[in-house]
RNA sequence: AGGCGAGUAGCUCAACGGGGAGAGCGCCUCUCUUACAAAGAGGAGGCCGCUGGUUCGAGCCCAGCCUCGCCUA
Repeated sequence: AGGCGAGUAGCUCAACGGGGAGAGCGCCUCUCUUACAAAGAGGAGGCCGCUGGUUCGAGCCCAGCCUCGCCUA
């Protein structure tokens, strides 16, 4: 320098052909317990790496850039 993949909640990851952003674990509250754990119920938390573009509408499509990993030179 070039190619490929990844970037979404605190962590691990979904949302595969554009139309209500979710799960598990974690965190908070309540029930249960002498207490803790487990179990059950409820809740908070993310505008989707950044900037533009397409579109009535973008996590999803397009362009550039950034970060990480692998490969080639």